[in-house]
Context: one part of a larger RNA
RNA sequence: GCCGGCGACUUAUAGGGAGUGGCUUGGUUAAGGAGUUAAAUCCGGAGCCGAAGCGAAAGCAAGUCUGAAUAGGGCAAAGUAUAAUCGUCACUUCUUAUGGACCCGAACCCGGGUGAUCUAAUCAUGACCAGAUUGAAGCAUGGGUCACACCUUGUGGAGGAUCGAACACACCAAUGUUGAAAAAUUGGGUGAUGAGUUGUGAUUAGGGGAGAAAUUCCAAUCGAACUCGGAGCUAGCUGGAUCUCCCCGAAAUGCGUUGAGGCGCAGCGGUCACGAUGAGCUGUCUAGGGGUAAAGCUACUGUUUCGAUGCGGGCUGCGAAAGUGGUACCAAGUCGUGGCAAACUCAGAAUACUAGCAAAGCCUUCCGUGAGCCAGUGAGUGAUGGGGCGAUAAGGUUCUGUCACAAAAGGGAAACAGCCCAGAUCACCAGCUAAGGCCCCAAAAUGGUCACUAAGUGGAAAAGGAUGUGAAAAUGCUAAAACAACCAGGAGGUUUGCUUAGAAGCAGCCACCCUUCAAAGAGUGCGUAAUAGCUCACUGGUAAAGCGUUCUUGCGCCGACAAUGGCCGGGACUAAGUGACCUGCCGAAGCUGUGAUAUAAAUAAUUUUUAUUUAUAGGUAGGGGAGCGUUCCACUUUGGGUGAAGUCUUUAUGGAAAUAAGGAUGGACAAAGCGGAAGUGAGAAUGUCGGC
Numbered sequence: 001g002c003c004g005g006c007g008a009c010u011u012a013u014a015g016g017g018a019g020u021g022g023c024u025u026g027g028u029u030a031a032g033g034a035g036u037u038a039a040a041u042c043c044g045g046a047g048c049c050g051a052a053g054c055g056a057a058a059g060c061a062a063g064u065c066u067g068a069a070u071a072g073g074g075c076a077a078a079g080u081a082u083a084a085u086c087g088u089c090a091c092u093u094c095u096u097a098u099g100g101a102c103c104c105g106a107a108c109c110c111g112g113g114u115g116a117u118c119u120a121a122u123c124a125u126g127a128c129c130a131g132a133u134u135g136a137a138g139c140a141u142g143g144g145u146c147a148c149a150c151c152u153u154g155u156g157g158a159g160g161a162u163c164g165a166a167c168a169c170a171c172c173a174a175u176g177u178u179g180a181a182a183a184a185u186u187g188g189g190u191g192a193u194g195a196g197u198u199g200u201g202a203u204u205a206g207g208g209g210a211g212a213a214a215u216u217c218c219a220a221u222c223g224a225a226c227u228c229g230g231a232g233c234u235a236g237c238u239g240g241a242u243c244u245c246c247c248c249g250a251a252a253u254g255c256g257u258u259g260a261g262g263c264g265c266a267g268c269g270g271u272c273a274c275g276a277u278g279a280g281c282u283g284u285c286u287a288g289g290g291g292u293a294a295a296g297c298u299a300c301u302g303u304u305u306c307g308a309u310g311c312g313g314g315c316u317g318c319g320a321a322a323g324u325g326g327u328a329c330c331a332a333g334u335c336g337u338g339g340c341a342a343a344c345u346c347a348g349a350a351u352a353c354u355a356g357c358a359a360a361g362c363c364u365u366c367c368g369u370g371a372g373c374c375a376g377u378g379a380g381u382g383a384u385g386g387g388g389c390g391a392u393a394a395g396g397u398u399c400u401g402u403c404a405c406a407a408a409a410g411g412g413a414a415a416c417a418g419c420c421c422a423g424a425u426c427a428c429c430a431g432c433u434a435a436g437g438c439c440c441c442a443a444a445a446u447g448g449u450c451a452c453u454a455a456g457u458g459g460a461a462a463a464g465g466a467u468g469u470g471a472a473a474a475u476g477c478u479a480a481a482a483c484a485a486c487c488a489g490g491a492g493g494u495u496u497g498c499u500u501a502g503a504a505g506c507a508g509c510c511a512c513c514c515u516u517c518a519a520a521g522a523g524u525g526c527g528u529a530a531u532a533g534c535u536c537a538c539u540g541g542u543a544a545a546g547c548g549u550u551c552u553u554g555c556g557c558c559g560a561c562a563a564u565g566g567c568c569g570g571g572a573c574u575a576a577g578u579g580a581c582c583u584g585c586c587g588a589a590g591c592u593g594u595g596a597u598a599u600a601a602a603u604a605a606u607u608u609u610u611a612u613u614u615a616u617a618g619g620u621a622g623g624g625g626a627g628c629g630u631u632c633c634a635c636u637u638u639g640g641g642u643g644a645a646g647u648c649u650u651u652a653u654g655g656a657a658a659u660a661a662g663g664a665u666g667g668a669c670a671a672a673g674c675g676g677a678a679g680u681g682a683g684a685a686u687g688u689c690g691g692c
Stems, first nucleotide, its partner, number of pairs: 001692006011099013026049003032043003053060002063075004102240002105237001109230006120204009129194001131163003134159001138155003142151002167191003171188005206222001208218003215224001243627006253266005267377002269374003272370004278366001280362003285356004295345002301341004306336004312330002314327005380405010410421003425596004430592003436586003439571003445583001447582006458573001464558002468555004473550005485542005491515003497509002521536001525534002597617009628681001630678004635673005646665008
């Protein structure tokens, strides 16, 4: 891992709800007694519920309490009607409370014991340490001294001394890492007469012991050993929870919470009873309140541009002062002008909300009542409209309206919970459409008309840039010849004046006239030291028909640099791209057609039931309803050695759980009906036991 078995809402008591039944001449007994194999049954009326309430109570009573009250107010009573209501007692079921209370799961805490054969320390008694080296004290010979001291040479054999096996340890590396081994092996390393190593026996025990001290050791267990018990501790936490079909169907919000992943109340779901003819939507109308958007501000509060005026101040003149002048300074207020505001509003929408009218229309039970009963939810997510925070960042965060997902399958978006279309009862090798598409992959147009694009733009991007190209408009020049090209001219006063070394059209400053002319600037650019030279404006000619500028707009171009090849889904496309228009077709579980099922309501026959019509039938949490199967029990009816159950297999039936029949095997029990009782259904729990 697979297969098979086992494996989770039970039970007792009490409260509440619903259903069924008994009684209702109100219901019912408890303990106990009689009785029985055990039950049943009988006795037992104590007690409980109901039949009357109000008040804190005394108490009063269809009323009572408050109160001075015969007021007002609070609570309460009433009735209809039929053969049942109210009520009560059982049983079934749902739920709540208390118990282990759906199942499995702690880490812990406490009590009693068991452990020092591992290891720590200690005690008692034993054992062990090859070999080599160094050479302390002391002693002796000799020298030396007045005597010591001291020196030499021997002897001697000290040491937590040296080297190095056994032995002990564990500093480094490799190997090993499902190991040979739950700590080792190999090669190096350290100590090796000592605070040494070691055998045996003993001592110290968990709120403790031991510790050359590391939270280290106390039997592979140590910030408190192990074992049994309290104990099924508790777990607002995680995981798991077993047959079928039918109907409805949420929430992820508010308030509170030692509260935030929990709980309570409300909201939203289901279901039941009763009651109404409401509820909802659409449209017209009427009446409301508003202070949002936009707007506005000589309508306030603030803010703010420029101009005018200039209270007051500064500076300043004259004066002894009072005062009187000036001002290119600041500046209140006022006037004009132009703006801004979530915490500004003179005024003020659209929507939304509230209420109402009607001869309204559509639609259905969606409505109301009940402290009814049973829940779940209280982590939401994305899109879009309106806001806050943030950077008008985030698959960001936080409100609000709507939608979807959650709990929704189908078609489209290549793929793609939340986007677009559309809500799957079932069957069909039928039809029509939606979004989206129609060259091939790949169902349907190589469809039509008119334009645009040349960039593979389409098939990613900005500021900015550009005689890309199409369209519209305005304006100027032009057959008295424009624009472009070519030929020719482009002069004189004059090198104007100033400046300057020079300044001659052309460094710079001022001025910018006159003449000749078809025309020619006191000069457009290049150039020179300054001249010169080239050129332009301007003019004539040649030839000849359009040319220039501005603005708006369609589609394109550049801007365009990142790490796998990666921005048409691919092939490919000049349309199979883009814009406008037209026609046809494809395309979904949508709609329709044919057939079938279920649910709800209505109608008609009615004895159950049947038929018809209409509507409905996606679904998580969750609520409600109806069934299948397993084991055992009672009763009834049956089958079975002429072959039961079980097993394997084939076939058939049913809306499902399932059921039936045939064959083989098997060799003794089994089934159906109506009821009852449960150890009642397995794929998941790092489930558990067994097998492989």
RNAcentral holds the full RNA, with entries from ENA. Predicted 3D model of a 692-nucleotide part of an RNA (large-subunit ribosomal RNA, domain II) from Chlamydomonas frankii. The source organism's lineage runs through Eukaryota, core chlorophytes, Chlamydomonadales, Chlamydomonadaceae and Chlamydomonas. Model confidence (mean pLDDT): 84 of 100.